[in-house]
Molecule: transfer RNA
Organism: Candidatus Altimarinota bacterium
């Protein structure tokens, strides 16, 4: 220098055009003599950035940034 994959909640990850989700973590409640485990409920995300396509984009296209891998 060229090519590929990835970037979504505090963490690990789903979601492949039509209301952004799960597990863990966090908060509250139930329960216990008390704690842990357990059950229920809740809070939390401008979906890496900027453009484009579309009635509608986390999702498709282009460019950029970062991480990882490959080739020379």
């Nucleotide at each position: 220098g060229c090519c590929g994959u990835c970037a979504u909640a505090g963490c690990u990850c789903a979601g492949u055009g039509g209301u952004a989700g799960a597990g863990c973590a966090c908060a509250g409640c139930c329960a216990u003599g008390g704690u842990a485990a357990g059950g229920c409920u809740g809070g939390g995300g401008u979906c890496c950035u900027g453009g484009g396509u579309u009635c509608a984009a986390a999702u498709c296209c282009c460019a950029g940034u970062g991480a990882c891998g490959g080739c020379u």